[in-house]
RNA sequence: UCUUAUCCAGAGUGGCUGAGGGAUUAGGCCCUAAGAAGCCACAGCAACCGGUCCUUCCCCAGGAUGCAGGUGCUACCUCCUACCCGGCGCGGCCGGGAGAGAUAAGA
Numbered sequence: 001u002c003u004u005a006u007c008c009a010g011a012g013u014g015g016c017u018g019a020g021g022g023a024u025u026a027g028g029c030c031c032u033a034a035g036a037a038g039c040c041a042c043a044g045c046a047a048c049c050g051g052u053c054c055u056u057c058c059c060c061a062g063g064a065u066g067c068a069g070g071u072g073c074u075a076c077c078u079c080c081u082a083c084c085c086g087g088c089g090c091g092g093c094c095g096g097g098a099g100a101g102a103u104a105a106g107a
Base pairs, nucleotide, nucleotide: 001107002106003105004104005103006102007101012042013041014040015039016038020031021030022029025082026081027080028079043074044073045072048070049069050067051065052064053063054062055061078100083097084096085095086094087093088092
């Protein structure tokens, strides 16, 4: 970089540190010295991959299981909007899609 799947659920304390942070740009809305981001430790969540078990055996597929395995994650719907389409009670709201992004697995 490409492909596929998922993205309204879930899960935080302590230590170090010290001013920003919620991906990027813009707008909005928020979090933050009652300590941001980062790092470390421990804890937890989930179940993508792997393991184990079941569906008589194998493949496929499905289900179950949290497993001393590999990742991921633990404010806000991916915090919301931006582009396109549709609807409505139309300065706005609601829904769908695209794009972008994140994560996993594969190439």
Notes
A computed fold for a 107-nucleotide RNA from a soil metagenome, annotated as SAM riboswitch aptamer (S box leader). Rfam family: SAM riboswitch aptamer (S box leader). Rfam describes the family as follows. The SAM riboswitch is found upstream of a number of genes which code for proteins involved in methionine or cysteine biosynthesis in Gram-positive bacteria. Gene Ontology term of the family: regulation of gene expression. The prediction has a mean pLDDT of 85. RNAcentral holds the sequence, with entries from MGnify.